[in-house]
Molecule: Bacterial small signal recognition particle RNA
Organism: Anaerolineae bacterium
RNA sequence: GACUUGGCCCUGCGCGGCAGAGCCUUCGAAUUUGGUCAGGCCUGAGAGGGAGCAGCCAUAAGGAGUCCCCUCUGGGUGUCGUAGGAUCACCGGGUCUGA
Numbered sequence: 001g002a003c004u005u006g007g008c009c010c011u012g013c014g015c016g017g018c019a020g021a022g023c024c025u026u027c028g029a030a031u032u033u034g035g036u037c038a039g040g041c042c043u044g045a046g047a048g049g050g051a052g053c054a055g056c057c058a059u060a061a062g063g064a065g066u067c068c069c070c071u072c073u074g075g076g077u078g079u080c081g082u083a084g085g086a087u088c089a090c091c092g093g094g095u096c097u098g099a
Stems, first nucleotide, its partner, number of pairs: 001096007009085006015078002018074005024065004033058004041050003
C1' cells in the first nucleotide's frame, strides 16, 4: 500500500424486562337491568289468570383487591441473540506485496 472480515451506525424479527389494559375475586341499581315475586291489588261463578311493591338472586356502569398464571397493546426497555442494510470517518483481526 492492497484485499478481506468484525465492531461502532440504521432497520426488521425473536427473547427477556418495564408500564397499561383485559382475565380472576369481591362490592355494587331508593329509581331508570333482568329473573323470582310473599303480602296486597285487579279479573273470573269457580278452577285460575293478570299487572306487580317489598325481599332475594344474578349482574351493568363503576369501585376495591390480586399481579403470579395467561392474553393484548406500547417504548429513546436491554454491555441479549439473529438477519439485512449503510459506511470506509474511527477501533480491531487475517492475508499478500513493497520499502